RNA sequence: UCCGACCUUGCCGAAGAGUUCUGCGGGCCCGCCAAGCGGGUCAGGCAGACGCCGAAGGCGCAAGUUUCCGCCCGGAAACGCUCAGGCAAAUAAACGGGGGGUCGC
Repeated sequence: UCCGACCUUGCCGAAGAGUUCUGCGGGCCCGCCAAGCGGGUCAGGCAGACGCCGAAGGCGCAAGUUUCCGCCCGGAAACGCUCAGGCAAAUAAACGGGGGGUCGC
């Protein structure tokens, strides 16, 4: 110095799917003399319903070697499942890149 592993998201890029419906609560604004009631609006509030996504995590599996057959074990993913997570933006995000440092060679 190169390569690999690790670290860094308060460095950058990064897809998909409902700005769905209902109930409760909260902030703000308006109407009425007021209690209170009603309307509007805001939010990454809480809960439920149905629909959907797949790139945190999680789970599942093939072939290859063997002279042939059978059993057992092992066996990857950006493939499948959808528990978790997510479905305007924000946040998150596999993966790619950058950076500084540590380790290996």
Notes:
The RNA shown here (Glycine riboswitch aptamer) has 105 nucleotides and comes from an uncultured Pseudomonadota bacterium. The prediction has a mean pLDDT of 76. Rfam family: Glycine riboswitch aptamer. Gene Ontology term of the family: glycine biosynthetic process.